[in-house]
RNA sequence: GUUAUUCUUUGGGGCGGGGUGCAAUUCCCCACCGGCAGUAUAGUCUGCGACAAGCGUUUUUUAACGCUUCUGAUUGGGUGCAAUUCCCAAACCGACGGUAUAGUCCGGAUGGUAAAAGAGUAAG
Numbered sequence: 001g002u003u004a005u006u007c008u009u010u011g012g013g014g015c016g017g018g019g020u021g022c023a024a025u026u027c028c029c030c031a032c033c034g035g036c037a038g039u040a041u042a043g044u045c046u047g048c049g050a051c052a053a054g055c056g057u058u059u060u061u062u063a064a065c066g067c068u069u070c071u072g073a074u075u076g077g078g079u080g081c082a083a084u085u086c087c088c089a090a091a092c093c094g095a096c097g098g099u100a101u102a103g104u105c106c107g108g109a110u111g112g113u114a115a116a117a118g119a120g121u122a123a124g
Base pairs, nucleotide, nucleotide: 002123003122004121005120006119007118008117009116010115016030017029018028019027031104032103033094034093035048036047037046038045043092044091052069053068054067055066056065057064058063074090075089076088077087078086096107097106098105
């Protein structure tokens, strides 16, 4: 260093100003934010995770695990061997429950997870 396995730690950001109104961080105008892996550096490409639904398994059964389904959104120009990833410009998108209609507030969640880093054990 490789493969398998165990453990530890880490592991999602954002409403500031104005308007209307009895009431809005929810509407309107402006503002702000961007998980993980891959790839020329990505919210919009490809894949994964989170939410939700269904099925199955299991003496943690208001749970855990597995499988399936569901799963948003980008164009033009420039540079370059190479970029829907960089630069310039203009766009677009954002689960469920609550509440005056919410990507940004509160809640499930002091939860879970893709994954990252480190340590141990075993094998050849």

Record summary: A computed fold for a 124-nucleotide RNA, annotated as FMN riboswitch aptamer (RFN element). It was read from a public genome assembly, where an Rfam model found it. It matches the Rfam family "FMN riboswitch aptamer (RFN element)". Gene Ontology term of the family: FMN binding.